RNA sequence: CUCUUAUCGAGAGUGGUCGAGGGACUGGCCCGAUGACGCCCGGCAACCGGCAGCAAUGCAGUGGUGCUAAUUCCAGCAGGAUUAUAUCCUGGAAGAUGAGAG
Repeated sequence: CUCUUAUCGAGAGUGGUCGAGGGACUGGCCCGAUGACGCCCGGCAACCGGCAGCAAUGCAGUGGUGCUAAUUCCAGCAGGAUUAUAUCCUGGAAGAUGAGAG
């Protein structure tokens, strides 16, 4: 990097540091010098791993990841509902993360 598969409406700081961008992409809409993003610490969760169990499942959170504004912030393609000029629903695409394979 590619493929398979599961999940993506819950949860998580009044801390330290840094100093201008950040929220994948595009369009919106937001966050940010009252200090964002990143990093450290703290925390959340429980995919793998651990323990118990025949299993279903449960427990802990010392290990490997992950996450810690907004539903994956919303939409991007297709279809549908509603007397409707917008709102909502379903599926998909794209993306993220875990596990496995090449």

Description
The RNA shown here (SAM riboswitch aptamer (S box leader)) has 102 nucleotides and comes from Acetonema longum DSM 6540. Of the family's consensus pairs, 97% are formed in the model. The same sequence occurs in records of 2 taxa. Model confidence (mean pLDDT): 85 of 100.